[in-house]
Context: one part of a larger RNA
RNA sequence: ACACGGUUAAGGAACUCGGCAAAUUAACACUGUACCUUCGGAAUAAGGUGUGCCCACAUGGUGUAAGGACUUGCUCCUGAAGCCUAGUUGGGUUGCAGAGAAGAGGGGGUGGCGACUGUUUAUCAAAAACACAGCACUGCGCAAACUCCUAAGAGGACGUAUGCGGUGUGACGCCUGCCCGGUGCUGGAAGGUUAAAAGGAGGAGUCAGCGCAAGCGAAGCUCUGAAUUGAAGCCCCAGUAAACGGCGGCCGUAACUAUAACGGUCCUAAGGUAGCGAAAUUCCUUGUCGGGUAAGUUCCGACCUGCACGAAUGGCGUAACGACUUCCCCGCUGUCUCAACCGUGUGCUCA
Repeated sequence: ACACGGUUAAGGAACUCGGCAAAUUAACACUGUACCUUCGGAAUAAGGUGUGCCCACAUGGUGUAAGGACUUGCUCCUGAAGCCUAGUUGGGUUGCAGAGAAGAGGGGGUGGCGACUGUUUAUCAAAAACACAGCACUGCGCAAACUCCUAAGAGGACGUAUGCGGUGUGACGCCUGCCCGGUGCUGGAAGGUUAAAAGGAGGAGUCAGCGCAAGCGAAGCUCUGAAUUGAAGCCCCAGUAAACGGCGGCCGUAACUAUAACGGUCCUAAGGUAGCGAAAUUCCUUGUCGGGUAAGUUCCGACCUGCACGAAUGGCGUAACGACUUCCCCGCUGUCUCAACCGUGUGCUCA
C1' cells in the first nucleotide's frame, strides 16, 4: 500500500448518476392496524407491550391409595398422593443487558410499465422483452388442413369442428370510431388478353415432267407457317380492415379584446370519434400554473399550442403481484464532513 473483516466522538445522505455499499429491522405471544379492493386481499400493514430465575396459586392430563356402581370384569365412574403441564394471577429476586450467544423482514407514500406464478441473451443485459389464461380473425369434413420427406413412411391423432393448424392481441372493467382508392385475400358459368397443344391456308428447298429459253412444276421427302380452337392467371366487377394499411389545407366571421358554435373554398378512399395528452411519445422546453424544498432541468397535479398519442402494430382505467423503474418521507448508518484505530492475509522496505 492493497484485499477481507471489526469498532468509532459530533453530525446523519451534506456522499453519489442513484443511499451503490454498509447499517437498521428480525423469534414467539398479546395488542392493534389506514387508503384502496376483483371482497380473496391489502396485512407480519403501520404502531405498541411482554419474554430470565425462585415461591405460591391455578388449569388440564395421567393416575396409586380410597370410595361408589353394576352387567362381577385384566370392568366402569369419582379420585387424596406422585409425575407432567397450556395458560393466568400474586409475591420475590438478579445482571449493563432475560428471544442474554448464533441463526431470523427496515418501513411508509407516489407515478410509469407489465395483470398475475413463470421464461430468456450457458460466458457483460432478468427487463417494460418472451410466455400466459382470456379475446378475435382465419384454414380444415378426415385419405383433414398443416409439417418432415426424393420416396416409402411418419407427425397431426389411434384425435374428428366444445377438435386440430395458422395469425394477431394479451387477466379483469369500460370500450374498440371513419376509410375498400392502393396492396392482399375471398367470390364472380359474361367480356378482353393469354401457354403448350390441336390446326394446316400459304410459303421455301429438292426433282419426275413440260418448255427453244426464261421459267413453270405433280407426288414424295425436308423446312417454315396464317386463320381458327385453347386453362389458370392478369385486366374487369363486387365483398372484406381484431387483413397490410390510411385517417387534410386555406380564408373569413360574435356590440372591449380574445376566441370562433357559424360561413366559404380546394383536395381526398376517408379526413382522427371516445379516451388520453410536454407522455418510456413534446423539437422549441428547465413550456405555463399549482404542490413539495430555504433553494427542484427530476417528481406529482393541471392546462392543450399532440414538431410527431389514439383505439386488438389495441385505447383508457385497474385491486393484487415485481431481485423492474421515477420521486418523496421515517428509521438507520464511516456513503460523506474527515478521517482514526484494531485483526487476518499479501506486497514493499530494512536486517

Predicted 3D model of a 351-nucleotide part of an RNA (large-subunit ribosomal RNA, domain IV) from a marine metagenome. Model confidence (mean pLDDT): 87 of 100. Rfam family: Bacterial large subunit ribosomal RNA. Rfam links the family to the GO terms structural constituent of ribosome and ribosome. The RNAcentral record of the full RNA draws on SILVA.